[in-house]
RNA sequence: GGUCAUGUGGGAGAUGGCAUGCCUCCCGUUCCUUACGGGAACGAACCACCGAAAGGUUGAUGAUGCCUGCACCACC
Numbered sequence: 001g002g003u004c005a006u007g008u009g010g011g012a013g014a015u016g017g018c019a020u021g022c023c024u025c026c027c028g029u030u031c032c033u034u035a036c037g038g039g040a041a042c043g044a045a046c047c048a049c050c051g052a053a054a055g056g057u058u059g060a061u062g063a064u065g066c067c068u069g070c071a072c073c074a075c076c
Base pairs, nucleotide, nucleotide: 009027010026011025012024013023016067017066018065019064020063022062028042029041030040031039032038033037048057049056050055
């Protein structure tokens, strides 16, 4: 320096919150600072579907459970 395996951490999954023996995906680069450390910028995953356009469609879940909000129906 390279390869493989394992462990750990952070982030994301088209409208809110919490949880999970869960699923999928991303995880770098550069700069500043005397140092521990801290800071800044850029960047990845991600940002639904149909339609040439106008316009239209489904859903509070990635999945499951619960809560909240909204809609419809029935009963008191």
The RNA shown here (Fluoride riboswitch aptamer (crcB RNA motif)) has 76 nucleotides. The coordinates come from a structure-prediction model, not an experiment, and the mean pLDDT is 76. It was read from a public genome assembly, where an Rfam model found it.